RNA sequence: AUUCAAGGGGUGCUCGCUGUUGCGGGCUGAGAUGAUACCCUCUAAACCUGAUACGGAUAAUGCCGGCGUAGGGAUGGAUAGUAGUUU
Numbered sequence: 001a002u003u004c005a006a007g008g009g010g011u012g013c014u015c016g017c018u019g020u021u022g023c024g025g026g027c028u029g030a031g032a033u034g035a036u037a038c039c040c041u042c043u044a045a046a047c048c049u050g051a052u053a054c055g056g057a058u059a060a061u062g063c064c065g066g067c068g069u070a071g072g073g074a075u076g077g078a079u080a081g082u083a084g085u086u087u
Base pairs, nucleotide, nucleotide: 001079002078003077004076005075006041007040008039009038012027013026014025015024016023017022047072048071049070054065055064056063
C1' cells in the first nucleotide's frame, strides 16, 4: 500500500407544497436516510462530552475558528513493496 473479516460513528440548517407525516428544491460536507452508501478503528480530531456555552460569518445552521498537548472513543489476519540489520 492492497485485500479479507470484524468493529465504531453521524445525519444538521433552510424554502415551497402538503398538513404533521411526507414530497421536491437550496446551503455546508466524504456523508444530511442516498445506506449493500460514506467516514473512521490507537502515529485514533471518525465521532461523543464540555456545549441550549465562546468569537466571527450567514437567509439559517455544530457554516468557520478557537476550546484541543482537555475528558472519552472502535482491530485482527493475509499478500505485496520499500528501507535497515544479520548470515
This is a predicted structure of an 87-nucleotide RNA (TPP riboswitch aptamer (THI element)) from uncultured Prevotella sp. The organism belongs to Prevotella, within Bacteria. RNAcentral holds the sequence, with entries from MGnify. It matches the Rfam family "TPP riboswitch aptamer (THI element)". The literature on the family includes a 2002 paper in J Biol Chem by Rodionov et al., "Comparative genomics of thiamin biosynthesis in procaryotes. New genes and regulatory mechanisms". About the family: Vitamin B(1) in its active form thiamin pyrophosphate (TPP) is an essential coenzyme that is synthesised by coupling of pyrimidine and thiazole moieties in bacteria. Its mean pLDDT, the model's own confidence on a scale to 100, is 78.